[in-house]
Formats: sequence, C1' cells, structure tokens
RNA sequence: GUCUUAUCCAGAGUGGCAGAGGGAAUGGGCCCUGUGAAGCCACCGCAACCGUCUUGGCGAGAGCUGAGGGCAGGUGCGAACUCCCGCCCGGCCGAUUGGCUGGGGAAGAUAAGAG
Repeated sequence: GUCUUAUCCAGAGUGGCAGAGGGAAUGGGCCCUGUGAAGCCACCGCAACCGUCUUGGCGAGAGCUGAGGGCAGGUGCGAACUCCCGCCCGGCCGAUUGGCUGGGGAAGAUAAGAG
C1' cells in the first nucleotide's frame, strides 16, 4: 500500500526544542496559529478495537457466544461531530436560490483480520 468487517455527535494537555504554518486530499466555507503552526522529545491523561480477568449460555472437544471489570499488555487518541458542506433521495421554512433538518453515498481515520 490492497481487500474484508466494525466503529466514528463521548473522552482526554502541560512543558522543552523548533520557527510558519495548520485543520488528509480537491473546491468552497469556517476556524486555529508569533499570547508560537507543523514536526520532534518528555511527562501527564483519555479510551476500549485486540489482549486479559470475572461470570452466564451452547458444544464431546477445539471452540463459539451474552454480560461485566480499566486491568494499561499490543495499538490508538488528547480544538471545533471525521470542523462543516460538496454526490443521491426526502421533510420544514422562506422566496430565488437561501436557512434548518432526516436518510444514504463518496472520501478519510482507527482497530481487528486476510492475502
């Protein structure tokens, strides 16, 4: 990097180095940023996908599965819903292409698995 599945309106920041950008990409919007962006490091923290522990069910067994514990091991994460919209199908308001809103899609992120 590719494919499959699940989740994405919750949660959690300080310091040091650094020095101008950043919010994935593209278009638009909006926002963060010299009261210091990205990146790196340290510490702190959040969370629960896997793992683990407790417990129930099924099974001859391997194992499958329901509920629960943060336990901190493998990962992940710590502005704004994945910051918002874009494509498709609707609803309400308004009246000239606008506001609000439901569902789906695309893209993306993370995890687990596969080749």